[in-house]
């Protein structure tokens, strides 16, 4: 030097005129005349809390709104601090209606198979049972032939499938060979079973893929037919015990293993809340109009009392219309019974007194059809959003352009 971050602040300035609205003086005067004060950080939005003002109110309870971490501050707040938690940020910092989804009802478009008493498209498996072939065991049944289907009343004959070796005897013989018999190697075929493949049909199963904003705790090893908290071991989440802390919560231990997401949806839980707002409201109080009493048996008035005069009203009252007033107004500290009061400084500006140090005494927007403006010049860095109507605390919302403090990131130079 300078990135960002949070607080605070300031927001045209001088001069001259003329105009407006308040006060204070002087003047007989509402008129004049002096002299003084006159928008904001937001005066705005009326969003919340309140003072104060009327009205209303046993005491409880439904209905209805606001709020909502914990501790604090305050008169009170939905504000504001510091903390915790959850999220952004490299960090200073910043955001957050931040109780309850394990009390119940709702909703979750679209796309997916499935949106919650979860689900099974693709794909894994297919252990178990099913189906299909091979290869085997033990029973039975026939046999060199054995089974199966068609045909026929049957002998028996055609097809298909496996097998179709081996020696003896007799018989024919066309010399290849047939047939007959009683053997033996074994062949078949039906039953029961085993052991391999195979299929993927019942079933299993959610790792993986694919939709999703969200898919029923994460990762990893183990397990398994294939998975799967099944199991394990870290982590997240629930619970329970121990420590720390007012608390939110925080670390550490066990424990079963997991119950989506929405409450600024309903809805429950806790706290709060009577209406209505300065056109609130208070007092004052005309003119007509109204009541009550006196009044020709003379009222009232003729300055107090008689006489006298005159001769038709007087005199009290209530409500509040027009009108009027109050409500209703400097800054900063300090004390109390603390939004108030009281006391002290200050600053401007007036008047008055001064021993020139000062001192005393007033004032500081307060309108009500609502004042705060306008011309000229001058000056810079050319001027932003904006204007009081009871006040006060806040919050949000607009702002052109500065200015100061702290704090982070980064570079240098010593």
């Nucleotide at each position: 030097g300078g990135u960002g971050c949070a607080g605070a602040c300031c927001g045209u300035g001088c001069g001259u005129u003329c105009g407006c609205g308040g006060g204070a003086g002087g003047u007989g005067a509402u008129g004049c005349c002096u002299c003084u004060c006159g928008a904001g950080g937001a005066a705005a939005g009326u969003c919340c809390g309140g003072a104060c003002a009327c009205c209303g109110c046993a005491g409880g309870g439904c209905a209805g709104g606001a709020c909502g971490g914990u501790c604090g501050g305050u008169a009170a707040c939905g504000c504001c601090g510091a903390c915790c938690c959850g999220g952004g940020g490299a960090a200073a910092c910043c955001c957050g209606a931040g109780g309850g989804a394990a009390a119940g009802u709702g909703g979750c478009a679209c796309a997916g198979a499935g949106a919650c008493u979860a689900g099974a498209c693709c794909g894994c498996c297919g252990a178990u049972g099913g189906c299909g072939c091979g290869c085997u065991u033990c029973c039975g049944g026939c046999a060199a032939g054995g089974c199966u289907u068609c045909g026929g009343a049957a002998g028996c004959g055609a097809a298909g499938c496996c097998g179709g070796g081996c020696a003896c005897g007799g018989c024919u013989u066309u010399c290849g060979a047939g047939c007959c018999g009683g053997g033996c190697u074994u062949g078949u075929u039906g039953g029961a079973g085993g052991c391999g493949c195979g299929c993927a049909c019942a079933g299993g199963c959610a790792a993986g893929g694919g939709u999703g904003a969200a898919a029923c705790g994460g990762u990893g090893c183990g397990g398994u037919a294939a998975g799967a908290g099944c199991g394990c071991a870290c982590c997240a989440g629930c619970g329970u015990c121990g420590c720390g802390g007012u608390g939110a919560c925080g670390c550490g231990g066990c424990g079963g293993c997991u119950g989506g997401c929405u409450a600024a949806a309903c809805c429950c839980c806790g706290u709060c809340c009577g209406g209505u707002g300065c056109a609130a409201g208070c007092c004052c109080a005309a003119a007509c109009a109204g009541g009550a009493u006196c009044g020709a048996u003379g009222a009232c008035c003729c300055g107090g009392c008689c006489c006298g005069g005159c001769g038709a009203g007087a005199u009290c009252c209530a409500g509040g219309u027009a009108g009027g007033g109050c409500g209703c107004a400097g800054g900063c500290c300090g004390c109390c019974u603390c939004a108030g009061g009281c006391g002290g400084c200050c600053c401007u500006c007036c008047g008055g007194c001064u021993u020139c140090g000062g001192c005393c005494g007033g004032a500081g927007a307060g309108a009500u059809a609502g004042a705060u403006g306008a011309a000229c010049g001058c000056a810079c860095u050319c001027g932003a959003c904006a204007g009081a109507a009871u006040c006060c605390g806040g919050c949000u919302u607009a702002c052109a352009g500065g200015u100061c403090u702290g704090c982070u990131a980064c570079g240098g130079a010593u």
Bacterial RNase P class A from a bacterium, 414 nucleotides, folded computationally. Rfam family: Bacterial RNase P class A. From the family's description: Ribonuclease P (RNase P) is a ubiquitous endoribonuclease, found in archaea, bacteria and eukarya as well as chloroplasts and mitochondria.